[in-house]
RNA sequence: UCUUUGGGGAUGGGUGAAAUUCCAUACCGGCGGUAUAGCCCGCGAGCUUUUGCUGAACAGGUCAGAUUCCUGUGCCGACAGUAUAGUCUGGAUGAGAAAAGA
Numbered sequence: 001u002c003u004u005u006g007g008g009g010a011u012g013g014g015u016g017a018a019a020u021u022c023c024a025u026a027c028c029g030g031c032g033g034u035a036u037a038g039c040c041c042g043c044g045a046g047c048u049u050u051u052g053c054u055g056a057a058c059a060g061g062u063c064a065g066a067u068u069c070c071u072g073u074g075c076c077g078a079c080a081g082u083a084u085a086g087u088c089u090g091g092a093u094g095a096g097a098a099a100a101g102a
Base pairs, nucleotide, nucleotide: 001102002101003100004099005098010025011024013023014022026087027086028077029076030043031042032041033040038075039074046053047052057073058072059071060070061069079090080089081088
């Protein structure tokens, strides 16, 4: 420099004019680092006054080393639309962190 790859996920019931959005119980988890990570550090996406903003965990055990493994109990999730949305629809067959190959 070129090519390719590069995000996953519900059902049931009730109410109602209308809810996959409320209720109950579920299901899902980008990329790099590191002892294996949605919740540590950083990055991407999104917004933006271009300067920034942007969500979340603890305890115990093992180990040389783990907020990553195991156990237990919790928590989080962009913007727009709509009866209140991580799961529907849309921007998006997009973009990008990055990875593989030549």
Molecule: FMN riboswitch aptamer (RFN element)
Organism: bovine gut metagenome